Bacterial RNase P class A from uncultured Halioglobus sp., 350 nucleotides, folded computationally.
[in-house]
RNA sequence: GAGUCGGUCAGGCGAUCGCUCGCCAGUUCUCUGGCGGGAGGAAAGUCCGGGCUCCAUAGGGCAGGGUGCCAGGUAACGCCUGGGGGGUGCGAGCCCACGGAAAGUGCAGCAGAAAGUAUACCGCCUCCGCGACCUCGGUUGCGGCGGUAAGGGUGAAAUGGUGCGGUAAGAGCGCACCGCGUGGCUGGUAACAGCUGCGGCGAUGGUAAACCCCACCCGGAGCAAGACCAAAUAGGAAUCCUGUAGCCGCGGCCCGCGGUGGAUUCGGGUAGGUCGCUUCAGGCAGUUGGCGACAGCUGUCGCAGAUGAAUGGUCGUCCACGACAGAACCCGGCUUAUCGACCGGCUCAC
Numbered sequence: 001g002a003g004u005c006g007g008u009c010a011g012g013c014g015a016u017c018g019c020u021c022g023c024c025a026g027u028u029c030u031c032u033g034g035c036g037g038g039a040g041g042a043a044a045g046u047c048c049g050g051g052c053u054c055c056a057u058a059g060g061g062c063a064g065g066g067u068g069c070c071a072g073g074u075a076a077c078g079c080c081u082g083g084g085g086g087g088u089g090c091g092a093g094c095c096c097a098c099g100g101a102a103a104g105u106g107c108a109g110c111a112g113a114a115a116g117u118a119u120a121c122c123g124c125c126u127c128c129g130c131g132a133c134c135u136c137g138g139u140u141g142c143g144g145c146g147g148u149a150a151g152g153g154u155g156a157a158a159u160g161g162u163g164c165g166g167u168a169a170g171a172g173c174g175c176a177c178c179g180c181g182u183g184g185c186u187g188g189u190a191a192c193a194g195c196u197g198c199g200g201c202g203a204u205g206g207u208a209a210a211c212c213c214c215a216c217c218c219g220g221a222g223c224a225a226g227a228c229c230a231a232a233u234a235g236g237a238a239u240c241c242u243g244u245a246g247c248c249g250c251g252g253c254c255c256g257c258g259g260u261g262g263a264u265u266c267g268g269g270u271a272g273g274u275c276g277c278u279u280c281a282g283g284c285a286g287u288u289g290g291c292g293a294c295a296g297c298u299g300u301c302g303c304a305g306a307u308g309a310a311u312g313g314u315c316g317u318c319c320a321c322g323a324c325a326g327a328a329c330c331c332g333g334c335u336u337a338u339c340g341a342c343c344g345g346c347u348c349a350c
Base pairs, nucleotide, nucleotide: 001348002347003346004345005344006343007342008341009340011318012317013316014315015314016313017312019038020037021036022035023034024033025032026031040324044335045334047333048332049331050330051329052222053221054220055219064218065217066216067215068214069083070082071081072080073079084098085096086095087094088093099213100212104211105210106207107206121152122151123148124147125146127144128143129142130141131140132139133138134137160178161177162176163175164174165173179201180199181198182197183196184195185194186193187192226275227274228273229272236266237265238264239263240262241261246260247259248258249257250256282301283300284299285298286297287296288295289294319322
């Protein structure tokens, strides 16, 4: 100087006017005063997992959905840690849905002979027929029956690869190494790795975020969950009272006309209110165990809780001139957004 990984912070200080919650005091029935707390690393997306609540539920299966190398951590996970394998970078590092294609089914445009029951366009080679040439044994042209897959050509991919031998030309036809399959041994908890024997390999091409198979996991809805108090109203239950009355309306009164049982309690549940509501799988420090994620113990701290919904406005001052963004039941993750500043580990080049 370039790079890589991890962590911390997220304008500071002061004044002043508000808002909200808690405690205390005074007032007294809603106000006043004092003290204290008052957004984030993502409060976000609502993509996973759990707590909590209600409903459902014997057990097991089907359907549907999810996860997918191994081991561990955790309340749990699709998260995290460590390891294995593959890819990539000089490197520190980074990336990977990374079970099964010798159960079955399906799919593959164009090109190409052929894309999986295989097959042969050019080429190469033996033989046969006809012709040409000549040094008479070969060379060469055309056609044909066959052999072949070395070479060329097509394609993202061509039926194991490289080399030597072999052959008319060739070919796992033979051999060596590599690959593949399979058996054994060794190391490892395991994934897997190393060594070694065997199999010539049209057995077994690719594709499973195609159907499918295998293993494991999953009941549904969500704080507008749900619980309690309770004006009003509809309909209801019980007890008591009244029996051509009483009550209500029209009316000054009577007659008359019209309407109707009354009271109390229970229950019901609307408006409204209370709880759920924030003390927790909690933060920090030390220590012990562990490579680590994490766990145990000890000490210490108290850190928003609104419900039309508070956390703001103004001024001064300093600087490096301030990004993304606002809690709504809570917690663990992932992902996405983000002006910048600082700290630490490591790598490469000079």
Background
The coordinates come from a structure-prediction model, not an experiment, and the mean pLDDT is 76. It matches the Rfam family "Bacterial RNase P class A". It is annotated as a ribozyme.